[in-house]
Context: one part of a larger RNA
RNA sequence: GAUAUAAAAAGAUUUUGUCAAAAUGUCUUCUACCGGCCCGUCUUGAAACACGGACCAAGGAGUCUAAUAAGUAUGUAAGUCAAUGAGUGUAAAAACUUAUAGGCAUAAUGAAAGUGAGUAAAAGAUGUGAACAGAAAUGUGCAACAUCAACCGACCUUGAACUUCUGUGAAAGGUUUGCGUAAGAACAUACUUGUUAGGACCCGAAAGAUGGUGAACUAUGCUUGAGUAGGGUGAAGCCAGGGGAAACUCUGGUGGAGGCUCGUAGCGGUACUGACGUGCAAAUCGUUCGUCAAACUUGAGUAUAGGGGCGAAAGACCAAUCGAACCAUCUAGUAGCUGGUUCCCUCUGAAAUUUCUCUCAGGAUAGCUGGAACAAGAAUGCAGUUUUAUUAGGUAAAGCGAAUGAUUAGAGGACUCGGAGUUCAAAGAACUUUGACCUAUUCUCAAACUUUAAAUUGGUAAGAACUAAUAGUUUUCUUAAUUGAACUAUUAGGUAGAAUGCAGUGUUCCAAGUGGGCCAUUUUUGGUAAGCAGAACUGGCGAUGAGGGAUGAACCUUACGUUGAGAUAAGGCGCCAAAAUACUCGCUCAUCAGAUACCAUAAAAGGUGUUGAUUCAUUUAGACAGCAGGACGGUGGCCAUGGAAGUUGGAAUCCGCUAAGGAGUGUGUAACAACUCACCUGCCGAAUGAAUUAGCCCUGAAAAUGGAUGGCGCUGAAGCGAGUUGCCGAUACUCAACCAUCAAUGUAAAUAUUAUACAUUGAUGAGUAAGAGGGCGUGAACAUUGUAUUGAAGUUUAUAGCGUGAGCUUAUGUGGAACAAUGUUUAGUGCAGAUCUUGGU
Numbered sequence: 001g002a003u004a005u006a007a008a009a010a011g012a013u014u015u016u017g018u019c020a021a022a023a024u025g026u027c028u029u030c031u032a033c034c035g036g037c038c039c040g041u042c043u044u045g046a047a048a049c050a051c052g053g054a055c056c057a058a059g060g061a062g063u064c065u066a067a068u069a070a071g072u073a074u075g076u077a078a079g080u081c082a083a084u085g086a087g088u089g090u091a092a093a094a095a096c097u098u099a100u101a102g103g104c105a106u107a108a109u110g111a112a113a114g115u116g117a118g119u120a121a122a123a124g125a126u127g128u129g130a131a132c133a134g135a136a137a138u139g140u141g142c143a144a145c146a147u148c149a150a151c152c153g154a155c156c157u158u159g160a161a162c163u164u165c166u167g168u169g170a171a172a173g174g175u176u177u178g179c180g181u182a183a184g185a186a187c188a189u190a191c192u193u194g195u196u197a198g199g200a201c202c203c204g205a206a207a208g209a210u211g212g213u214g215a216a217c218u219a220u221g222c223u224u225g226a227g228u229a230g231g232g233u234g235a236a237g238c239c240a241g242g243g244g245a246a247a248c249u250c251u252g253g254u255g256g257a258g259g260c261u262c263g264u265a266g267c268g269g270u271a272c273u274g275a276c277g278u279g280c281a282a283a284u285c286g287u288u289c290g291u292c293a294a295a296c297u298u299g300a301g302u303a304u305a306g307g308g309g310c311g312a313a314a315g316a317c318c319a320a321u322c323g324a325a326c327c328a329u330c331u332a333g334u335a336g337c338u339g340g341u342u343c344c345c346u347c348u349g350a351a352a353u354u355u356c357u358c359u360c361a362g363g364a365u366a367g368c369u370g371g372a373a374c375a376a377g378a379a380u381g382c383a384g385u386u387u388u389a390u391u392a393g394g395u396a397a398a399g400c401g402a403a404u405g406a407u408u409a410g411a412g413g414a415c416u417c418g419g420a421g422u423u424c425a426a427a428g429a430a431c432u433u434u435g436a437c438c439u440a441u442u443c444u445c446a447a448a449c450u451u452u453a454a455a456u457u458g459g460u461a462a463g464a465a466c467u468a469a470u471a472g473u474u475u476u477c478u479u480a481a482u483u484g485a486a487c488u489a490u491u492a493g494g495u496a497g498a499a500u501g502c503a504g505u506g507u508u509c510c511a512a513g514u515g516g517g518c519c520a521u522u523u524u525u526g527g528u529a530a531g532c533a534g535a536a537c538u539g540g541c542g543a544u545g546a547g548g549g550a551u552g553a554a555c556c557u558u559a560c561g562u563u564g565a566g567a568u569a570a571g572g573c574g575c576c577a578a579a580a581u582a583c584u585c586g587c588u589c590a591u592c593a594g595a596u597a598c599c600a601u602a603a604a605a606g607g608u609g610u611u612g613a614u615u616c617a618u619u620u621a622g623a624c625a626g627c628a629g630g631a632c633g634g635u636g637g638c639c640a641u642g643g644a645a646g647u648u649g650g651a652a653u654c655c656g657c658u659a660a661g662g663a664g665u666g667u668g669u670a671a672c673a674a675c676u677c678a679c680c681u682g683c684c685g686a687a688u689g690a691a692u693u694a695g696c697c698c699u700g701a702a703a704a705u706g707g708a709u710g711g712c713g714c715u716g717a718a719g720c721g722a723g724u725u726g727c728c729g730a731u732a733c734u735c736a737a738c739c740a741u742c743a744a745u746g747u748a749a750a751u752a753u754u755a756u757a758c759a760u761u762g763a764u765g766a767g768u769a770a771g772a773g774g775g776c777g778u779g780a781a782c783a784u785u786g787u788a789u790u791g792a793a794g795u796u797u798a799u800a801g802c803g804u805g806a807g808c809u810u811a812u813g814u815g816g817a818a819c820a821a822u823g824u825u826u827a828g829u830g831c832a833g834a835u836c837u838u839g840g841u
Stems, first nucleotide, its partner, number of pairs: 038053004054841006064198013079104003084099004108115002124148005131140003150181002152178003155174003161168002201340002204337001208330006219304009230262003233258001237254007266291003271287002274285002306322001308318002343775006353366001355364003367514002369511007381502003385499002387462006397452001398450002404446003409441001411439003416436009466493007474486002477484001517541004522536005546557003561738006571728003574712003580725001582724006594714001605699003609696010626683005632656003638650002662677001666675002739765009776830001778827010794814002797811001800809003
């Protein structure tokens, strides 16, 4: 000095009791602010003035069997399974052993008779090919795939030999055909998914059938009983008197008939469309009304029974039921229709289209989608892309002095044809004119016209499985031809035969849902049009949230794990309301201003509102406007008129003098007159006039509750049109952390265990119907391990915690006897809805 051990001390770390305080967390209530419509359902679309839903508890819906397809696992394997019997075993079973039938498989093919898979060295060829060997080149090459060859059966052809003359049939063939062979792969069991049959996920008809029970209601018949005030009218018959020759008749009585009359009881039930209308009543009450001696009312008995009765007939009535009663059964009838269909997380993720259908509210079929498996792993692959080459097309456009068809206008015209006319003497001729027609032009068109002819678009190709040369043989192809084409062999070339992008690329099997769609830009058909109907391309909504458009399925921005920070999109920045009452330049005044795509209307036509633009005129030889002066003579022009002198009307419209003055622009008169204008001049001193056009503004512009640039409000804007900066602003973008999923890569060490693991890296994260994976919870069985009177289950609570979640653990109170975990198995296994069922409020 190192190491080991022991003791002591100090410190750190870890575990832990009691007490205290606060942070923090959780829960409840109130207030303020921001966002925010009610779930389920059918639906293109629901907060809906679409339906179900007061609240709570309990119950409540894809099950089981058989067959079958595919997948996975296990056992045995050219076999496999084990009903049944026998044995063994047991308390009885189960399990175990074994024999033989039988199923499926081990051979197919053909309608069938039938025939029936190379060959004895052993089971083909070529290409790709895991794997093995090798340093490499390369070689050997499983399964599988592709193309050939061989064999078996069927079909077609050929037919040696034998033969009973009809057959047997060697050998050789065929662009023919089979759910065949080619050193077998099956059988059984279990699970999952699908299909079919069964009540078949649950509830639900209108119907149908079989057998019974009803006429105490009511319908009708029969039998036997009962009941029906008081009046009115006054039939027949009879009597008396009168008349009459008689027949008979007249008058007055008497009489008391009647599906007669008024009307009570009774029976009925007209009107108030009265009362009542959770009634007195599942048909009643009041007043009114019909009938009331009969086809009347009524009791009892009896008869008629369900495709049947009965019916003065209304499809009325047949027990509160009748265009076919009631009860039970078939029966859990069937329903392409309605409604409902119960725990969680993760990954993927549609269709509303094709074809067929007694098909249109449904199915099957293909498509779209999921899952599983296999093959390969940067090229010899793939592609909603481009390029190059080649090919297909007849739309857009164009064209009509090109065809077809339509169509305007003149011009020229030999013959010919039609109409009209003129001339010559009528036949006929000549001429004029107008159409047809011809010629060269001209105007306008076509989904079912076209010479021409796009853009976009579809197909194919852009190599080693290749290219070139030479040679060869075969062929149903081709050629006049051993010519060509195809094929084979040899030799040579040598991996380059456009660009760009892509590491979930290719193949097979099984299966769900869907098969009502809707919207937008563009193209497009019908329609006057439509938030109308029908198509095409693409993108959306459906299935989808977020920011913006005040509001909103579809518009603009952008697609979403949980958080934090930054910087943006669309859109905005007076206040509501985050961000410039920012800056620069114009326009606009509205006794109805205006204000942001989709989008929530306004037009033709106008304006001496204002601001620009264009064109043409006038103007210092003095314009325009204003004030002032002149505006004459022939001539009262001619005609017409009762009259007409510039000015009722008609035709014409000159000359002179002038600076200029119309045979006259208006007012005016009976006609004149007078005034005025055009035109000229003076004063003045610089711009003026007309037309057209474009912004904003105004007119055009009328409706029913009060009302909407989103509201307030805003006027050198907070309006309209431009420009320049800054800022605000999403779940989009960037960065960081975490979670999940997927992929890739790595890892067996000193012992044990874990590869269903561990580690690293990267990318991704929306979702209805639907699929797949992994979990949570409930009842029961077995095994193992545990908890419990020192308190199990259940239950209360802002007890505390874990998990993305279904849920789990824990504390406390209550409770008073059972319960839990793990593994395996099993199922009457999870509720908010069904006008669900039962009970309660």